[in-house]
RNAcentral holds the full RNA, with entries from SILVA. A computed fold for a 255-nucleotide part of an RNA from a metagenome, annotated as large-subunit ribosomal RNA, domain VI.
Context: one part of a larger RNA
RNA sequence: CGUUGGAAAUUUGAGCAGGGCUUUCCCUAGUACGAGAGGACCGGGAAGGACGAACCUCUGGUGUACCAGUUGUCGCGUCAGCGGCAAGAAGCUGGGUAGCUACCGUUCGGUAAUGAUAACCGCUGAAAGCAUCUAAGCGGGAAGCAAGCUGCAAGAUAAGAUUUCCUCUAAGAUCCCUGACAGACUAUCAGGUUGAUAGGCCAUAGGUGUACGCACAGUAAUGUGUUUAGCCGAGUGGUACUAAUGAUUCGUAGA
Numbered sequence: 001c002g003u004u005g006g007a008a009a010u011u012u013g014a015g016c017a018g019g020g021c022u023u024u025c026c027c028u029a030g031u032a033c034g035a036g037a038g039g040a041c042c043g044g045g046a047a048g049g050a051c052g053a054a055c056c057u058c059u060g061g062u063g064u065a066c067c068a069g070u071u072g073u074c075g076c077g078u079c080a081g082c083g084g085c086a087a088g089a090a091g092c093u094g095g096g097u098a099g100c101u102a103c104c105g106u107u108c109g110g111u112a113a114u115g116a117u118a119a120c121c122g123c124u125g126a127a128a129g130c131a132u133c134u135a136a137g138c139g140g141g142a143a144g145c146a147a148g149c150u151g152c153a154a155g156a157u158a159a160g161a162u163u164u165c166c167u168c169u170a171a172g173a174u175c176c177c178u179g180a181c182a183g184a185c186u187a188u189c190a191g192g193u194u195g196a197u198a199g200g201c202c203a204u205a206g207g208u209g210u211a212c213g214c215a216c217a218g219u220a221a222u223g224u225g226u227u228u229a230g231c232c233g234a235g236u237g238g239u240a241c242u243a244a245u246g247a248u249u250c251g252u253a254g255a
Base pairs, nucleotide, nucleotide: 001155005166006165007164008163009162010161011160015152016151017150018149021049022048023047024046025045026044027043033038051109052108053107054106055105059102060101061100062099066095067094068093069092070091071086072085073084074083075082076081114146115145120140121139122138123137172250173249176192177191178190179189180188197243198242199241200239201238202237203236204235206232207231208230213226214225215224216223217222
């Protein structure tokens, strides 16, 4: 821009794409078959492998400043207690929430049922008194084809359908602002006081692992008690304290 008034939502599915894998074992059954050796079809069940998708409950990884320990040195006058630097991006070490993530974790997928067929196997059956699956006619038959399953999908210009709203400073949308289950930007999504959108605060999950100070014991290092403390990023629930102010813009005579 189009879809022939404008708008919000819900959809149909022409079409397109994806997916389609496979092994071993058990039962049937040591049965059918076979002199024996050996050893099934059909049918039922159980474990896997490879591949793929989604996810983070569990098991792990990461988690750049969340907690603790610790070395050297400098500083806060000293002690104590802290802070800076030691990688130009954590000094080193042990852990670790959210998020992200792994055949290093979890869950799930391929099937089946249907239709038309290929090779092939048949029924009936003439031409050709026989025979013949074929000439007329009628069946069976594949991991393949179509459909089924999953996703996208009306620019499908043949531009579809349904519901609702508006009848013009309208309905609706945007700018702007707070943000994240989104994200390069944009877009999308959640919100903008008739508000829990983010921050703060409160509570809590969870992490770290028992703070400082004081008291006591010890010459002291240190230990014990107060104290499963203190501190804490993203999680969860709440709470208008802070910020989502204020004002504008687009849309508008066609059906």
Rfam family: Bacterial large subunit ribosomal RNA. Its family is annotated with ribosome and structural constituent of ribosome in the Gene Ontology.